[in-house]
This is a predicted structure of a 99-nucleotide RNA (THF (Tetrahydrofolate) riboswitch aptamer) from a pig gut metagenome. The coordinates come from a structure-prediction model, not an experiment, and the mean pLDDT is 83. It matches the Rfam family "THF (Tetrahydrofolate) riboswitch aptamer". Gene Ontology term of the family: tetrahydrofolate metabolic process.

């Protein structure tokens, strides 16, 4: 000088929960954190406040007792959580394997 490798996350597929008596995801304002080996960095990605909007529930069983509630099992459903595999994956400087 060529070429590689390597993130935080995104998808899918699995498995274990968590909610369905509404959290949780999604979105809008404000903070603030982390983020290839290194530095600094966001139009990505977490966390927290706020605020608005929003939903699929069914069957059986039981026990209490006549309460329209309670526990429990399954089936589902939520743009639901974590983990595993597979696949994708830093724009700037510098490094780093190969040549």
């Nucleotide at each position: 000088g060529c070429a590689g490798a390597g993130u935080a996350g995104g998808u899918a597929c699995g498995a274990u929960g968590c909610g369905u008596c509404a959290a949780g995801u999604g979105c809008g304002u404000g903070g603030g954190g982390a983020u290839g080996g290194g530095a600094a960095g966001u139009u990505g990605c977490c966390c927290c406040a706020u605020g608005a909007c929003g939903a699929a529930a069914a069957g059986c069983c039981g026990a209490u007792u006549u309460a329209u509630g309670c526990g429990g099992c399954u089936u589902g459903c939520g743009g639901u959580a974590u983990c595993g595999u597979a696949u994708u994956g830093c724009g700037u400087c510098c490094g780093c394997u190969g040549u």